[in-house]
Molecule: c-di-AMP riboswitch aptamer (ydaO/yuaA leader)
Organism: soil metagenome
Formats: sequence, structure tokens, C1' cells
RNA sequence: AGCCGAAUCCCCUUCGCGGGGGAUCGGGGGAACCACUUGGGGUCGUCGCCUGGCGCGGCGUCCUCGGGGGCGAAUCGCCGCGCAAGCGGCGUAGCGCUGCUCUUUCCGCGCGAGCCCGUCAGCUAACCCCGUAGGCGACCGAGAGAGAA
Repeated sequence: AGCCGAAUCCCCUUCGCGGGGGAUCGGGGGAACCACUUGGGGUCGUCGCCUGGCGCGGCGUCCUCGGGGGCGAAUCGCCGCGCAAGCGGCGUAGCGCUGCUCUUUCCGCGCGAGCCCGUCAGCUAACCCCGUAGGCGACCGAGAGAGAA
């Protein structure tokens, strides 16, 4: 020079660090309509049934256990080690890679993590809130189409 990522640009203040504001880009919450309203256990009420029993079933209420959700490509399956936590391996949904941009085909290579909310959130106009980081990196494939300059 470039790459992953939303993560860039401008203004004010400061000697500077820092602080403040805006734009941009990104994310979350949040009506109507629509969608959903799940599983186990227990208490109580009510209805039905017949074997008439603290029986069975339906509905409702309350309690309880299992929870649930978000950012991101980063999900899911199998195997090995381990008491477990966890570690490792093979795949996989999906994601990324070269130089003006986008789409697409082939070849090759890589990733397939991590973190957060805290019992709570479907979609969602108005409205409200949050982020605008961090990490890599030097010889480096080939086509097609459209556009820009």
C1' cells in the first nucleotide's frame, strides 16, 4: 500500500493528555395487525365419567423445577482424554481473502471464537436507549459482466 470489523469524518476546548458536541455507519428496546401462549410436579376451585376411590380426565388459579434473550460468520454432530471443570481431534451450517467498486464462476488458503443481559424483551409506526472499538499486515491466483474515474 492493504485486510477483518458498524467502528469513519468534522467542529469546540486544552500546551498536550483529556473533555464536550455533531454527522456517518451499526445495534437494542418499543403499538396496532399478525404470530405465539410450551413440558414436569404440587395446592385449590369447577365440570364430566364409573370401577365410587383422598380414582381418572378436561378447564382455570397459585406455587415450583426446567428458564429465556442479545452482539457476532462463529452453529450443529461424532470421537478421544478427564471424577468434573475442561483439553484435543475430525467434520459441518455459515463467514473471510490482493488493491477503483459491485455481482458472479473456478482454483487455492484461512475462520468456524469470544463476550454480554439477569428470570425479562416475538414482530413493531411514533418514540426511547447504546456503540462508533480492537486486532492484523509486504510479493500477493485466473475468468465474465456492469459501473466509476